[in-house]
């Protein structure tokens, strides 16, 4: 330096144009002498920025961070 990936609540993970699942955690409630298990519920605007689009977690340009693979220099 050239190409390829990856970035979503505290953690792991779908979602691939039409208002973000699901598990662990957490914090409320309900049950229970008490915890535990169990039930119901709440909590992300999607790495930053900027555009396209009526509408973008999804495209498209850039920036950043990690990874991977070639390459040049010793």
């Nucleotide at each position: 330096u050239g190409g390829g990936g990856a970035u979503u609540g505290g953690c792991c993970a779908a979602g691939u144009g039409g208002u973000a699942a699901g598990g662990c955690a957490u914090c409320g409630c309900c049950c229970u002498c008490u915890g535990g298990a169990g039930g119901c519920g709440a909590g992300a605007u999607c790495g930053g920025g900027g555009g396209u689009u009526c509408g973008a977690a999804u495209c498209c340009c850039u920036c950043a961070u990690c990874c991977c693979c070639a390459g040049c220099c010793a």